[in-house]
RNA sequence: GGGCCCAUAGUUCAGUGGAAGAAUGCGCGCAUGGCAUGCGUGAGGCCGCGGGUUCAAAUCCCGCUGGGUCCA
Repeated sequence: GGGCCCAUAGUUCAGUGGAAGAAUGCGCGCAUGGCAUGCGUGAGGCCGCGGGUUCAAAUCCCGCUGGGUCCA
């Protein structure tokens, strides 16, 4: 320098045009004499950044940034 992949909740990851989810963690409640476990409920993300396409973009296109991997 070039090719490919990744970036979504505190963490690990789904979601590939139509209103953003799970697990775990966290708060509250129930059960216990208490802890652990279990059950219920709630908070938490304008989807890495900037543009473009579209009635509509996490999703498609372009550029950039960061990370991984391969080639030179």